[in-house]
Molecule: RNase P RNA; transfer RNA
Organism: Cucumibacter sp.
RNA sequence: CCAGUUGGCCGGGCAGCCGCUCCCGCAAGGGAGAGGAAAGUCCGGGCUCCAAGGAAGCACGGUGCCGGAUAAUUUCCGGCGGGGGCGACCCCAGGGAAAGUGCCACAGAAAGCAAACUACCUCGCCCCUUGCGGGCGGGGAAAAGGUGAAAGGGUGCGGUAAGAGCGCACCGCGUCCCCGGCAACGGGGACGGCACGGCAAACCCCACCGGGAGCAAGACCGAAUAGGGACGACGCGGGGGUAACCCCGGCCAGUUUCCUGGCUUGUCGUCCGGGUUGGUUGCACGAGACGGCCGGCGACGGCCGUCCCAGACGAAUGGCUGCCGCGCGCGGGGCAACCCGCGCCAUACAGAACCCGGCUUACAGGCCAACUGGCGCC
RNA sequence: GAUCCCGUAGCUCAGCUGGAUAGAGCACCGGUUUCCUAAACCGGGGGUCGCAGGUUCAAAUCCUGCCGGGAUCGCCA
Numbered sequence: 001c002c003a004g005u006u007g008g009c010c011g012g013g014c015a016g017c018c019g020c021u022c023c024c025g026c027a028a029g030g031g032a033g034a035g036g037a038a039a040g041u042c043c044g045g046g047c048u049c050c051a052a053g054g055a056a057g058c059a060c061g062g063u064g065c066c067g068g069a070u071a072a073u074u075u076c077c078g079g080c081g082g083g084g085g086c087g088a089c090c091c092c093a094g095g096g097a098a099a100g101u102g103c104c105a106c107a108g109a110a111a112g113c114a115a116a117c118u119a120c121c122u123c124g125c126c127c128c129u130u131g132c133g134g135g136c137g138g139g140g141a142a143a144a145g146g147u148g149a150a151a152g153g154g155u156g157c158g159g160u161a162a163g164a165g166c167g168c169a170c171c172g173c174g175u176c177c178c179c180g181g182c183a184a185c186g187g188g189g190a191c192g193g194c195a196c197g198g199c200a201a202a203c204c205c206c207a208c209c210g211g212g213a214g215c216a217a218g219a220c221c222g223a224a225u226a227g228g229g230a231c232g233a234c235g236c237g238g239g240g241g242u243a244a245c246c247c248c249g250g251c252c253a254g255u256u257u258c259c260u261g262g263c264u265u266g267u268c269g270u271c272c273g274g275g276u277u278g279g280u281u282g283c284a285c286g287a288g289a290c291g292g293c294c295g296g297c298g299a300c301g302g303c304c305g306u307c308c309c310a311g312a313c314g315a316a317u318g319g320c321u322g323c324c325g326c327g328c329g330c331g332g333g334g335c336a337a338c339c340c341g342c343g344c345c346a347u348a349c350a351g352a353a354c355c356c357g358g359c360u361u362a363c364a365g366g367c368c369a370a371c372u373g374g375c376g377c378c
Numbered sequence: 379g380a381u382c383c384c385g386u387a388g389c390u391c392a393g394c395u396g397g398a399u400a401g402a403g404c405a406c407c408g409g410u411u412u413c414c415u416a417a418a419c420c421g422g423g424g425g426u427c428g429c430a431g432g433u434u435c436a437a438a439u440c441c442u443g444c445c446g447g448g449a450u451c452g453c454c455a
Base pairs, nucleotide, nucleotide: 001374002373003372004371005370006369007368008367009366010365012324013323014322015321016320017319018318020033021032022031023030024029035349039360040359042358043357044356045355046354047214048213049212050211052260053259054258055257056256057255058254060210061209062208063207064206065079066078067077068076069075080094081092082091083090084089095205096204100203101202102199103198104197117145118144120140121139122138123137124136125135126134127133128131153171154170155169156168157167158166172194173192174191175190176189177188178187179186180185218281219280220279221278228272229271230270231269232268233267234266237248238247239246240245249264250263251262252261274454275453276452288307289306290305291304292303293302294301295300327344328343329342330341331340332339333338379451380450381449382448383447384446385445388404389403390402391401397435406422407421408420409419410418428444429443430442431441432440
């Protein structure tokens, strides 16, 4: 210098004028005011209601190598195994197919307790064109061809009539043992001649996790109307006692059983009809932000200090001008880095709506750090 | 804001318990018939299965992420 990998950051700054939303103030005036994704609403939580909670089983849904982080996760971190790349590095829903069921189209002889089309070897009989021949029938074998995504280990040597784990070596696979590691797993040894194809993002098995609904949750106030109608569910239980209360029932967040507890002299659900389209709250102090130190490889955790930082609902956060900065083009100077002048552009994706943690997707232009490969020079 | 559903030819839909060359009706084009047209009959063309990735030998179908469209949900009695 060229090509690339990974991680992180910015995504305009200042001033003036005119506006918008909220807060403080009697007023003048003062203060605050979008994002890295505020987005998609894909996961996980806080919070609220369904009175609340615990244990076990069943059903349904989800997750799936191992260990850790966390409020929690399908997220993140570290490791293991497999795959890709010369490499930095990247990707993987990555448990179980020797528990069972199911599927493997077409092609092919045979596709799941395997099979024999061509070709190979051999035996018997027949033919004539007497040969390394042909036909029919029996047997052996599964190496070669062909089909397929896949044909019941692979390569090599021996062996054989031809062949074959038939025998041997190495590799693969399985079982057992030893060593290292918390574990996934790795290393080594012995034995086994191969028995065990693929699919679980098919049913399923195993392990673990999970109540439902969602701020239009929920609470309060006000206005108006016909405070109306239909259907349905569970009730308004039983006994004892003067009473307090006790016993037996019924209901309580998928469902069954059990336990603690609660409710039980009207409440709830669905539909039709009517009215309204208001206000307050939830709602801005929080797993908060910034800085420093410590622990940890890291995700992250702990301590200390400082700060208070949008709150709309026909939905605020904007517009114009000037200067600076970035970028692009042209011209000039300089060996080069770079400097000067002029012109253009001055911006992409997008925009809070109860709040957080993540994931995913979109994004003009630019910056930084570490690392890899190649070339050149010293 | 929340919850849920759908996307296959120009239009309306099948197929979606994986194996087709992706079908049907209407529409379109050509022919037969007719003096001409319609109808009828015969034949034909037309598809990134919304897009991208993954699982699998194989994906319209199974899984994930995007894109587009649609529906429902307020309060009071």